[in-house]
RNA sequence: GGUCAGUUAGUUCAGCGGUAGAAUGUCCCCUUGACAUGGGGAAGGUCGCAGGUUCGAUCCCUGCACUGACCACCA
Repeated sequence: GGUCAGUUAGUUCAGCGGUAGAAUGUCCCCUUGACAUGGGGAAGGUCGCAGGUUCGAUCCCUGCACUGACCACCA
């Protein structure tokens, strides 16, 4: 330098056009003599950034940034 994949809650990941969920973690309540386990509830998101298409974009298109894999180059 080229090709491909990825970027969504603190973390690991779903969601493939109709204004976003699970698990886990955090906090509160119940259960216990207490802790753990278990049960219930709550908070937590400019969906990497900027444009475009669309009535409507996390989703489609373009550019950029970052991460990873492979390929090429390397006196």
This is a predicted structure of a 75-nucleotide RNA (transfer RNA) from a Rhodospirillaceae bacterium.
The sequence is in RNAcentral, with records from ENA.
Lineage of the source: Bacteria > Pseudomonadati > Alphaproteobacteria > Rhodospirillales > Rhodospirillaceae.